[in-house]
RNA sequence: GCGGUGGUAGUUCAGCGGUAGAAUGUUUCCUUCCCAAGGAGAAGGUCGCCGGUUCGAAUCCGGUCCACCGCU
Numbered sequence: 001g002c003g004g005u006g007g008u009a010g011u012u013c014a015g016c017g018g019u020a021g022a023a024u025g026u027u028u029c030c031u032u033c034c035c036a037a038g039g040a041g042a043a044g045g046u047c048g049c050c051g052g053u054u055c056g057a058a059u060c061c062g063g064u065c066c067a068c069c070g071c072u
Base pairs, nucleotide, nucleotide: 001071002070003069004068005067006066007065010024011023012022013021018055026042027041028040029039030038048064049063050062051061052060
């Protein structure tokens, strides 16, 4: 230098045009004499960044940054 994969909640990951979700963690309440376990809620997101296409983009296209892998 070229190619490939990935970047989404604190963490691990889903979601491949139509309201951004799960698990876990945090937190409130219930249950218990207390703790743990269990149950019901809540908060937490510029979807790496910038542009384009579209009525509508996490998703499609272009550029760019970072991590890993391969080639030269």

Description: The RNA shown here (transfer RNA) has 72 nucleotides and comes from a Candidatus Microgenomates bacterium. Its mean pLDDT, the model's own confidence on a scale to 100, is 83. Rfam family: tRNA. Gene Ontology term of the family: triplet codon-amino acid adaptor activity.